[in-house]
C1' cells in the first nucleotide's frame, strides 16, 4: 500500500416496538429502545421486494450484487 477480521483498546451504528411528526402511501425524521452489524458509512448502476397520482415516478442501501471512501490491530 493491499487483503483479512484472530485477539485488544477507544469507540461507532442500530432492528422490532412506543411517543411526536412529514407524506395519498411504501416509508421519513425526532426522541426513547436493542434484534442485530467489521463498514448496519455513503452511493439506485443493476436486479430484488413494496407503494401509487401506474409517470424512464417514489421507498428500501440494515434485500443481493457492483461502485466509492474509513479507525485499530497479532498471525
Nucleotide at each position: 500500500u493491499a487483503a483479512g477480521c484472530a485477539u485488544a483498546a477507544g469507540g461507532c451504528c442500530a432492528a422490532a416496538c412506543c411517543u411526536a411528526u412529514u407524506g395519498u402511501g411504501a416509508a421519513g425524521u425526532a426522541g426513547g429502545g436493542a434484534c442485530g452489524g467489521a463498514a448496519a458509512g455513503c452511493c439506485u448502476c443493476a436486479g430484488a421486494u413494496c407503494u401509487c397520482a401506474c409517470g424512464c415516478a417514489g421507498a428500501u442501501g440494515g434485500c443481493u450484487g457492483g461502485g466509492u471512501u474509513a479507525c485499530a490491530c497479532c498471525a
A computed fold for a 75-nucleotide RNA from Sulfurovum sp., annotated as c-di-GMP-I riboswitch aptamer. Model confidence (mean pLDDT): 82 of 100. Taxonomically the source falls in Sulfurovum (Bacteria, Pseudomonadati, Campylobacterota, Campylobacterales). It matches the Rfam family "c-di-GMP-I riboswitch aptamer". Gene Ontology term of the family: cyclic-di-GMP binding. The model forms 94% of the base pairs in the Rfam consensus.